[in-house]
Context: one part of a larger RNA
Molecule: large-subunit ribosomal RNA, half A
Organism: freshwater metagenome
């Protein structure tokens, strides 16, 4: 790579849902009970839908005409032409709960009173009624909750912005409260205006981003007017006049006051009461009739046939037809003429409109002019807010929290401080529709909106499944096919799994995991490659195999070779070892409004254009057209006044400024700015209004729990003791934040665990363990707020301020991403400035386009300036300087003291010689640059407007600073490169050298640098040095060497040098001195004389000191050169870091190292050739296009141009079942970006052209959502108490079942039980896919079916605490807060059943027995009954004590039974089982309390009244409780005998029917029991029940005993409850209150071992 498939499920295609709109309705439902649920409802029903016990439905009218009984597709049984189902419009029912309303409550239950009825009462049940609050006397009426936005008002943030923050802003927004209607609100002038005028509010254009406010900052921002919409005006107080009522007064005639009603009357050119004159209409608003319109289901509705393909025709062809119907749907592909329907006609019921009759209410028009009336704690002032554009300002107006406070029509208010003139209005009463704003809802239409990751979260049973304690969060999932025709029947197969075959179908590779079926990935078959191979995996060349007839071809594959460190980001700079990315599909980021600017394109032009709003066509979100209000433009100038082609300054007529001279304007379109969430994702945080004390802190109410052992306080007694005390001792006694040590409860130490068994634990040890201890169960306290023996702890796995919605897209100068293609151009890391330094403004540098001057720009010659560097310089300052000389001044020193004076290798000015410094010295003084001129070349250069980007730079080389004349250091200047520059060289390397890539080319020529081989190209020439592998490409000293060449100097040499051999190197002398010695040779002084060819008073060794060897010198010998100094060239020593690792390497010596001279050849993307491409210039041309020996074409950030792809619309004209898009190969076109043609799949839609419009192009954001790899067949499989055979079942057994054995737990790993759970509980000859960390025939799984019985247990019908709730007062902007009382609220107080039997599963529940408790009737004895009042009673702490008594367990003896020894025997011996009994009745007995008075009698002023009761006072004097006993007791029971039958795994197992209390009223242990004692301080719950008493009030209706009858509601009862069923995500080593809890051993519940039961921990 190619075929077929797997997996996923992507693209096309599809569309019953969406999304943003128009038009019209409707704008509310609700105590007639709402929205909203909850539970019923169906033959057979689990969910939706519909109903509502009248229950997928009744019933009446109306439509309608054949099937019907909802999604829903099966049985079954129905209904229907006597008209169903169904559609429409009206009734009826309409269970609980909810405002929720009779009271109460954990919503969907519970419990009630009256008064009616069933029945004789009680119980029970039925129907009505029974809340609060507000109006009213009363009848009786209304309110309450819900509901998207709109609106009015009462409260009110913060994030942000001002580059910070406080006034400001955001914003009067969010939010949180109150109230309304279909609108709300405002409203008919105490208005504006301004010498003109306008006439209520409201809405929109404009005015205008203008007056203006403003840390005059960031921002905020009117009105006047003028254009439209729509239009509508009224009522009261009051004067006055009638009624009446009450009040005071009275001279009794009345008069004043007041209150209610009714006329009257309502405004500013005042107006009205009063007086006088006319007139009773118009016109509004209701209401009623009556006609019309109008209107629901629904009727009528035009017009086609034929062939052809084809599974199907609506497609093609061919004739035809309607159209007031060519909107749309549908029908087996595109259908005006099949059908549903559309146009257009008809149709009623009820609402509604219109118009006409009647009714009813309201409703004038003048003249006078004396007096009256014409809103008051108001208007207005000040104080402090607030409102408007106006932030206290010069600051009006309105509005008020305080406090002051008038006028009265001759009045008063306003016209932006304030006077005054004018002007314009009538305040402190109310009321009004329309234009305006909204859309949860209903109807029709629609979309250049989406089309299953989109579009609402929800296309689908979505606000579902999950998640959270709650508030709240919140998915995912479409598609067979025209039509189910949904595969009959065979096979494989344990098989109702899956396949195979075989049928339907057009198709089955459309087969229900279903259309199309891409990629990652995972599998199979075939070609070529692969086992000495070193890899950014590609590209360039290329053998050999292998496929193919488009064959001089094409395609697979790639042995061997050459080159070659991904992509993105962010950087001076990344192969980096810096980010980011597992892969793979989909999604993913500069939009959009309005403003303003440029530019281009249109219209029109000194004009130019409409805004809102109207009108009118018509296919009805559109088009014409009206509309000139208003805006820009034509003139400016100046602060104004104002003046004008000018003006403004100014004395100016002057000079400057600023204008005049170039057209603007509407719209589109691009580029850019501003506000706006603004290119996308990202905070940590602030504000806000909820939701949270099921974890946890802390309190409060009520309960409950600590095995055992120890020590030995006080205090009593005794005895001694003392005057009495004190005291001492013994014994009693039993304190205590006392002592060991389990349970509990903490957590000290190490392990272990750390993708855990556990999101805190397991194992060993450890603290505390009567306490300031633990725990339970109800309850309180909330976010700047609780609690907190305090650690900033803890407040639900979240804490220096909890979670949740919102305000929200908070802000993020910050990071990270930002997606097709080709083509021109092409930076910057710089200046100045900044609360600035990673960020900004100007400015520099890029880029487009306009524009003109031109040679203004730049390079060279030649030419003329100015400077004060480089150097160099100083008896040219100035400063600093060594040495000498000289020589004031000082210092020393000497001069007997002073004074003079000297002396000095002591400091030293000045001079002066020598020498010599200096950024801030300079007599001097270039070179380069820089400025002007002339001249040559060249194409730059400017100005203007439009985009930008940059403002982190870095190496080298070179002038300095700093630094150490250090840095891959730091700052400048200059210049170059990298940046953002690819090729060649340098081994490999950003900036070193060479060189600037427009594309082909298997042409040639060069450059740096190279030719021995890796590796192109000289083992080239020629001539030297190197001996160190030095060296062949970092770099290395100081110094040291007889390493070797080289070229000097200057000495010795045939008169014989130098080395070396022979030979002498002697004497005075052992020189003096020193010295123990000193003899050449410890010192020291001296270094002489002599022999001599030559020898030192001795050059080293040497000796105690001599000796000895030796040198210096000298001779002989030998026969030519030796020596010293400096200097060059090369090599050597110095030379020390961790793998051998520093010539790339192999390796290399007359060279392949090293100098020098020279020829040749390689070698780059340079240069040249040939071909072509592109943009610019020049020419030809109208253009398209062409010619050029015109010069270009590297590129980041950035700027400008052309285009290509995608999805939509719009005309044009097409393509298609004879096969569209999509898929997936092939070919083949274009510089890309792409585009065309075809095989095969595929089955229904898509393309060209030319406009227009974008949800418009991914590899990267720890991106999103899905899918699928890797890791990897690993790791694990969750307590190491443990399992084995045997047999059955079964397709299959390690695991299910039996059965035998073994092991484990045993203060439990047994039983009971509360909490939560909710069916997990039994049964099935009913499955095993998923659940079960394996497998299962199993099972807490799947399926179906069946179980929970109570007057007495637990709750409620009773009570009450904490605390709730409700709430008269009472607080508070609003919500809401709330003593007092009511109501609820157990963890507590009251209250009446016990044994025994029975089921597969229930039982203090059902059955047998035998009890009790309340409450009614009845009869009958007796009597003062009676309460929400009074007493009393209930009623209470901790610690110790606790009996000879019971119960209770447990053992031991005894008895009963039954059984039991390999072989023999024996029952006196083992073994196992029993040996027993409740409530409840009836008695009053150990024992308890009581003479420190039970009980009993008088008497009483006090118990809110009363009282015969209590209390209190006296008198009297025994009696109150209360186990055990006895009954219950005929247990028909346990347990035995004894046995029909059934089951069996053959061991057994069950067992009808029947018979039998058959054995003990022995014995030990040993409590932790009480309201009882004793003792202790910290003094240790309420109300009710129940009893006395008596008020009111009654005379039985009320109580009480006896007998006999009768009644006696709800709810929970399964099961699991130290756990696989409850909390921890799990069948999770964790956690979960209470109660029972055997035997040995033990002080014990400690600890082994074991019983009863239970169990092996599901690989």
């Nucleotide at each position: 790579a190619a075929a077929a498939u797997u997996c996923u499920c992507u693209u096309u295609u599809u569309u019953g849902g969406g999304c943003a709109c128009c038009c019209a309705g409707a704008g509310g439902c609700g105590a007639a009970g709402a929205a909203g649920g909850a539970c019923g409802u169906g033959g057979u029903a689990a969910g939706c839908u519909g109903c509502g016990a009248a229950a997928a439905g009744c019933u009446g009218c109306g439509g309608g005409g054949a099937g019907a009984a909802g999604c829903a597709c099966a049985c079954a049984u129905u209904c229907u032409g006597u008209g169903a189902u169904c559609c429409g419009c009206g009734g009826a029912u309409a269970u609980c709960c909810g405002a929720a309303u009779g009271g109460g409550g954990c919503a969907a239950c519970c419990c009630a009173u009256g008064c009616u009825g069933u029945u004789g009462a009680a119980g029970a049940c039925a129907g009505c009624a029974u809340a609060u609050c507000c109006c009213g006397c009363a009848a009786g009426g209304g309110a309450g909750g819900c509901g998207a936005a709109c609106c009015c008002g009462g409260g009110g943030a913060a994030c942000u912005g001002a580059a910070a923050c406080a006034u400001c802003u955001a914003a009067g927004u969010a939010c949180c409260c109150g109230g309304a209607g279909g609108a709300g609100g405002a409203g008919a002038a105490a208005a504006c205006a301004a010498a003109a005028g306008u006439g209520a509010u409201u809405u929109c254009c404009c005015a205008a981003g203008u007056a203006g406010u403003g840390g005059c900052g960031a921002g905020c921002g009117a009105a006047c007017g003028g254009g439209a919409a729509a239009g509508a005006g009224c009522c009261c107080a009051a004067a006055c006049c009638c009624a009446u009522g009450u009040u005071g007064u009275u001279a009794c005639g009345g008069c004043a006051a007041u209150g209610u009603g009714g006329g009257g009357g309502u405004u500013g050119u005042a107006g009205g009461a009063c007086c006088u004159g006319c007139a009773u209409a118009a016109a509004u608003u209701u209401u009623u009739c009556a006609a019309a319109c109008g209107g629901a289901a629904c009727a009528g509705g035009a017009a086609c046939u034929g062939u052809c393909u084809g599974g199907g025709a609506a497609g093609g062809c061919a004739g035809a037809c309607c159209g007031u119907a060519g909107g749309g749907g549908g029908u087996g592909a595109g259908a005006g003429u099949c059908c549903c329907g559309u146009a257009c006609u008809g149709g009623u019921a009820a609402a509604g409109u219109u118009u006409g009759g009647g009714g009813a209410a309201u409703g004038g028009c003048g003249g006078g002019a004396a007096u009256c009336c014409u809103g008051a704690g108001u208007a207005g002032g000040c104080c402090g807010g607030g409102g408007u554009c106006g932030g206290a300002g010069a600051c009006g107006c309105c509005c008020u929290g305080g406090u002051u406070g008038a006028a009265u029509u001759u009045g008063c208010c306003g016209g932006c401080a304030c006077c005054a003139u004018c002007c314009g209005g009538u305040a402190a009463g109310g009321c009004u529709a329309a234009a305006u704003a909204c859309u949860a809802c209903u109807g029709a239409g629609a979309g250049a909106c989406c089309g299953a990751u989109a579009g609402u979260g929800a296309a689908c049973c979505a606000g579902u499944a999950c998640c959270g304690u709650g508030a709240g969060g919140g998915a995912a999932a479409g598609g067979u096919g025209a039509a189910a025709a949904g595969u009959a029947c065979c096979c494989u197969g344990a098989g109702u799994a899956a396949g195979g075959g075989g049928g339907u179908g057009a198709a089955a590779u459309a087969g229900a995991a279903c259309c199309u079926g891409a990629a990652a990935c995972c599998a199979u078959g075939c070609g070529c490659u692969u086992a000495c191979a070193a890899g950014c995996g590609g590209u360039c060349g290329g053998a050999g195999u292998c496929c193919u007839u488009u064959u001089a071809g094409g395609g697979a594959u790639g042995a061997c070779g050459g080159c070659g460190u991904g992509c993105c980001u962010u950087u001076u700079g990344c192969a980096u070892a810096a980010u980011g990315a597992g892969c793979c599909u989909a999604c993913g980021a500069g939009u959009u409004a309005c403003u303003c600017u440029u530019a281009c394109u249109g219209g029109c032009g000194a004009g130019g254009u409409u805004a809102a709003u109207c009108c009118u066509g018509u296919g009805a979100a559109c088009g014409g057209g009206a509309g000139g209000a208003g805006c820009c433009g034509a003139a400016g100038c100046g602060a104004a006044a104002g003046c004008g082609a000018g003006u403004c300054u100014g004395a100016a007529c002057a000079g400057g400024g600023c204008a005049u001279g170039c057209a603007g304007u509407c719209a589109g379109u691009a580029g850019g700015a501003g506000u706006a969430g603004a290119c996308g994702c990202g905070a940590a945080a602030c504000c806000u209004u909820g939701u949270g004390a099921u974890c946890u802190a802390c309190c409060c109410u009520u309960g409950g729990u600590c095995a055992g052992g120890a020590u030995g306080a006080a205090g009593g007694u005794g005895u001694g003791g003392u005057a009495a005390c004190a005291c001492a001792c013994a014994c009693u006694g039993g304190a205590g934040g006392u002592c060991c040590g389990a349970a509990c409860u903490g957590a000290u130490a190490a392990g272990c665990g750390u993708u855990g068994a556990a999101a805190a634990g397991c194992u060993u040890c450890c603290g505390g363990a009567u306490g300031a201890a633990u725990u339970g169960a109800g309850g309180g306290u909330a976010g700047g707020g609780g609690u907190g023996a305090a650690a900033g702890g803890c407040c639900a796995a979240u804490c220096a301020a909890a979670c949740u919605g919102g305000g929200a897209a908070a802000u993020a100068g910050c990071u990270c991403g930002u997606a097709c293609u080709c083509c021109c151009c092409g930076a910057a890391a710089u200046g100045u400035u900044u609360u600035u330094a990673g960020g900004a403004a100007c400015a520099g540098c890029c880029u487009u386009g306009u524009g003109g001057u031109u040679g203004a720009g730049u390079a060279c010659g030649c030419u003329g300036g100015a400077g004060g560097u480089a150097g160099a310089g100083c008896u040219a300052c100035c400063g600093a300087u060594a040495g000498g000389a000289c020589u004031a001044g000082g210092g020393g020193g000497a001069g007997u003291c002073a004074c003079a004076u000297c002396c000095u290798a002591c400091c030293a000015a000045a001079u002066c010689c020598u020498g010599a410094c200096g950024a801030a010295c300079u007599c001097c003084g270039a070179a380069u640059g820089c400025c002007g001129g002339c001249g040559u070349a060249u194409a730059u250069a400017c100005a203007c407007a439009g985009g930008a980007g940059u403002g982190a730079g870095g190496g080298c080389a070179u002038g300095g600073g700093u630094g150490c004349u250090a840095a891959g250091g730091u700052c400048c200047g200059u210049g170059u490169c990298c940046g953002a520059g690819a090729g060649g060289g340098a081994a490999a390397g950003a900036a070193c050298c060479c060189a600037g890539a427009c594309u082909c080319a298997c042409a040639g020529c060069u450059a740096a640098g190279g030719u021995c081989c890796c590796c192109a190209a000289a083992u080239c020439u020629a001539u030297g040095c190197u001996a160190a592998g030095u060296u062949g490409a970092a770099c290395a000293a100081a110094g040291g060497a007889g390493g070797u060449c080289c070229a000097g100097u200057u000495g010795c040499u045939u008169a014989g040098a130098c080395a070396g051999c022979c030979a002498g190197g002697a004497a005075g002398u052992u020189a003096g001195c020193u010295u123990g010695g000193a003899a050449g040779c410890a010192g020291c002084u001296a270094u002489c004389u002599u022999u001599u060819a030559a020898a030192g008073a001795g050059u080293g060794c040497g000796u105690a000191a001599c000796a000895g060897c030796u040198c210096a010198c000298u001779g002989g010998u030998c026969g030519a050169g030796c020596g010293a100094c400096a200097g060059g060239g090369c090599a050597u020593c110095g030379a020390u870091a961790a793998u051998a690792a520093a010539c790339g390497g192999g390796c290399a010596u007359c060279a392949a190292g090293u100098g020098u001279a020279g020829u040749a050849c390689c070698g780059a993307a340079g240069c040249u050739u040939g071909a072509g491409a592109u943009a610019c210039c020049g020419c030809c041309g109208a253009a398209a296009g062409g010619c050029g020996a015109g010069a270009g074409u590297g590129g980041u950030a950035g700027g400008g141009g052309a285009g290509c792809a995608u999805u939509c619309u719009c005309u044009c004209a097409u393509c298609a079942g004879c096969g569209a898009a999509g898929g997936u190969g092939u070919g083949u076109g274009g510089u890309a970006a792409c585009g065309c043609a075809u095989g095969c799949u595929g089955g229904a839609g898509a393309g060209g052209a030319g406009a227009g419009a974008a949800a418009a192009g991914c590899a990267a954001a720890u991106g999103u959502a899905g899918g699928c790899a890797u890791a990897a067949g690993u790791a694990a499989c969750g307590a190491u108490a443990a399992g084995g055979c045997a047999g059955g079942u079964g397709a299959g057994a390690a695991a299910c079942c039996u059965g035998c054995c073994c092991a484990c737990c045993g203060a439990a790993a047994g039983a009971c039980u509360a909490a939560g759970g909710u069916u997990u509980c039994c049964u099935g000859u009913a499955u095993c896919a998923a659940c079960g960390a394996u497998a299962a025939u199993c099972g807490g799984a799947u399926c179906a079916g069946g179980g929970u019985u109570a007057g007495u247990c637990g709750g409620g019908g009773c009570c009450u605490a904490a605390g709730a709730u409700u709430g008269a007062a009472g607080c508070g902007a609003a919500a809401g807060c709330g003593a007092a009382g009511a109501u609820c609220g157990a963890u507590g107080g009251a209250c009446a059943g016990c044994u025994g039997g029975u089921u597969a599963a229930u039982a203090u529940u059902c059955c047998a027995g035998c009890a009790c408790u309340u409450u009614c009737u009845a009869u009958g004895g007796g009597a003062g009954c009676g309460a929400u009042g009074u007493c009393g009673g209930g009623a209470c702490g901790g610690g110790g004590c606790g009996a000879a008594g019971a119960a209770u367990u447990a053992c031991c003896c005894g008895c009963g039974c039954a059984c039991u020894g390999a072989c023999g025997g024996a029952a006196u011996a083992g073994u196992g089982c029993g040996u027993u009994g409740a409530a409840g009745g009836g008695a009053g007995u150990a024992g308890g309390c009581g003479u420190u008075g039970a009980g009993a009698g008088u008497g009483u002023a006090g118990g809110c009244a009363a009282a015969u009761c209590c209390g209190c006072a006296c008198u009297u004097g025994a009696g109150c409780u209360g186990a055990a006993c006895c009954u219950g007791a005929u247990a028909g029971u346990a347990c035995c005998c004894a046995a029909a039958g059934c089951c069996u795994u053959c061991g057994g197992g069950u067992g009808g029917c029947g018979g039998g209390a058959u054995a003990g009223u022995g014995g030990u242990a040993a409590a932790a029991c009480a309201a009882g004692c004793c003792u202790c301080c910290a003094a240790g719950a309420a109300a009710a029940a129940c009893g006395g008493c008596u008020a009111a009030g009654c005379a039985u209706a009320u109580g009480u005993c006896a007998u006999a009858g009768a009644a006696a509601c709800c709810c929970g009862u399964a099961c699991c409850g130290u756990a696989a069923a409850c909390c921890g995500a799990c069948a999770c080593a964790g956690g979960u209150a209470g109660u029972c809890g055997a035997g040995g051993a033990g002080a014990g519940a400690a600890u082994c071992c074991u019983c009863a039961g239970g169990u092996g921990c599901u690989c």